[in-house]
Molecule: transfer RNA
Organism: Candidatus Roizmanbacteria bacterium
RNA sequence: UCCGGAGUAGCUCAACGGUAGAGCAUCUCGCUGUUAACGAGGUGGUUACAGGUUCGAAUCCUGUCUCCGGAG
Numbered sequence: 001u002c003c004g005g006a007g008u009a010g011c012u013c014a015a016c017g018g019u020a021g022a023g024c025a026u027c028u029c030g031c032u033g034u035u036a037a038c039g040a041g042g043u044g045g046u047u048a049c050a051g052g053u054u055c056g057a058a059u060c061c062u063g064u065c066u067c068c069g070g071a072g
Base pairs, nucleotide, nucleotide: 001071002070003069004068005067006066007065010024011023012022013021018055026042027041028040029039030038048064049063050062051061052060
């Protein structure tokens, strides 16, 4: 320099172009003499950044940044 992949909740990951979710974590409550475990509920998102296409974009297109792998 070129090619490919990845970037979504605190963490690990989902999500046909049509309401952004799960598990773990965290908070509250229940249960228990207490803790743990278990059960119920809640909180938590600028979908890396900037544009474009579209009635509608996490998803499609373009550029930039970071990380991983490969080629030279």